Source information: This is a predicted structure of an 87-nucleotide RNA (Glycine riboswitch aptamer) from a Sphingomonadales bacterium. The model forms 89% of the base pairs in the Rfam consensus. The coordinates come from a structure-prediction model, not an experiment, and the mean pLDDT is 77. It was read from a public genome assembly, where an Rfam model found it.

């Protein structure tokens, strides 16, 4: 570094054009799912920044810190990182 297994946090079950499904003979009404967009929020894919620190200085490096472009905000999936095994 790659593969497998196990663990693995935070923050919305908000509003909602529209579409689909169920109930219904049809309409209306009711229920469910998805979702453009809006508002609020989170930091642990990725990305960016640098006070201390390292390198004598310039300049550069860099975190679990900062930002939130990207990503995410029931569960699932994903997930930095940690442990074990194999190559």
């Nucleotide at each position: 570094c790659g593969a497998g297994c196990g663990g693995g946090a935070g923050a919305g079950c908000c509003c909602g054009a529209u579409g689909c499904c169920c109930u219904c003979a049809c309409c209306a009404g009711g229920g469910g799912c998805a979702a453009a967009g809006g508002c609020g929020c989170c930091g642990a894919a990725g990305g960016a920044g640098c006070a201390a620190c390292c390198g004598c200085c310039c300049c550069g490096g860099a975190a679990a810190c900062u930002c939130u472009c990207a990503g995410g905000c029931c569960a699932a999936c994903g997930g930095a990182c940690c442990g074990c095994u194999c190559g």